[in-house]
RNA sequence: AAAUGAGAUAGAGGCGCGGAGACGAUGAAGUCGCGGGAGCCGGCAGGCGAGGAACGCGGCGGGGGCAGAUCCGCCGAACUCCCCGUCCGGGCGCGGGCGGAGGGUGGGCCCGUGAGAAAUACUCCCGGGACUGUCCGCGGGCUUGCCUGCGGGAGCGCUAUCCGCUUA
Numbered sequence: 001a002a003a004u005g006a007g008a009u010a011g012a013g014g015c016g017c018g019g020a021g022a023c024g025a026u027g028a029a030g031u032c033g034c035g036g037g038a039g040c041c042g043g044c045a046g047g048c049g050a051g052g053a054a055c056g057c058g059g060c061g062g063g064g065g066c067a068g069a070u071c072c073g074c075c076g077a078a079c080u081c082c083c084c085g086u087c088c089g090g091g092c093g094c095g096g097g098c099g100g101a102g103g104g105u106g107g108g109c110c111c112g113u114g115a116g117a118a119a120u121a122c123u124c125c126c127g128g129g130a131c132u133g134u135c136c137g138c139g140g141g142c143u144u145g146c147c148u149g150c151g152g153g154a155g156c157g158c159u160a161u162c163c164g165c166u167u168a
Stems, first nucleotide, its partner, number of pairs: 001167002004164002007162005014075001016074005024066001030060006039048003043092002078105004083100007106132002109129004114124003134153008
């Protein structure tokens, strides 16, 4: 100096990821009043209703979700899919919390379908679009270090330093 590694440490991407909670906005269940006058909820089972259903208006209420500034942990940060285990709600179906194994996704944004949610917010799956970071390949420029055009790949990546093996 080159090449190599399940090695160690530290970094970068940017409206970057996650958590907490504060001002705050929206607001379900429930409940009360007035009108109304026989339907309503549910996938099934079943349940509610003239002792007043649906629906409308108004009051109280305020779960879950959202939440600029701020603080904390970080860069597979984190999210998600299927399976297993366990706990909770529930009559079942089903839904949710935690943990484990495996798989997918570099990142944020926009559009569309669908799901959750009271929803205009927001979150998620899937599909598409341009943008951006990184490495590789080809081309161009040039101050030889970078810029730029096209194409491709994935974070089990990339960069830097150290350590180890091998070669000169």
Background:
RNAcentral holds the sequence, with entries from Rfam and Ribocentre. Predicted 3D model of a 168-nucleotide RNA (Lysine riboswitch aptamer) from Oscillibacter sp. 1-3. The model forms 100% of the base pairs in the Rfam consensus. Taxonomically the source falls in Oscillibacter (Bacteria, Bacillati, Bacillota, Clostridia). The same sequence occurs in records of 2 taxa. The prediction has a mean pLDDT of 75. Rfam family: Lysine riboswitch aptamer. Rfam describes the family as follows. Riboswitches are metabolite binding domains within certain messenger RNAs that serve as precision sensors for their corresponding targets.